This is a predicted structure of a 99-nucleotide RNA (Bacterial small signal recognition particle RNA) from an Acidimicrobiaceae bacterium. NCBI's taxonomy places the organism under Bacteria, Actinomycetota, Acidimicrobiia, Acidimicrobiales, Acidimicrobiaceae. Its Rfam family is "Bacterial small signal recognition particle RNA". The family's RNA type in Rfam is non-coding RNA gene. It was read from a public genome assembly, where an Rfam model found it.

């Protein structure tokens, strides 16, 4: 000196952690303007009955609050993780030459 390869540095994709939002999943959650049931009272009826239907209880919309796993979205000066690909230079290895 040439070749070829690594590392480190750059891109650019993949994962995993991290942090957020969202689902889920458990609570609460409509005096009247959801739904079921409707005591007790009110209407209707000669009676059987029926009708409406308040509080109560139930079950939920919307919203609220709480969450571990799990799924999904989004974010990076996160990671001596993988793959690719750039190569200005550093640092390295192996070969052929030459002195």
């Nucleotide at each position: 000196g040439g070749c070829c390869g690594g590392g480190u540095c750059c891109u650019g994709u993949g994962c995993a952690a991290c942090g957020g939002g969202u689902g889920c999943c458990u609570g609460u959650g409509a005096a009247c303007c959801g739904g079921g049931u409707c005591a007790g009272g009110g209407c209707c009826g000669g009676a059987a009955g029926g009708c409406a239907g308040c509080a109560g209880c139930u079950c939920u919309c919307a919203g609220c609050a709480g969450u571990a796993c799990c799924a999904u979205c989004c974010g990076g000066g996160u990671g001596c993780c993988g793959c690719a690909g750039a190569c200005a230079g550093c640092c390295u290895g192996g070969c052929c030459g030459u002195c």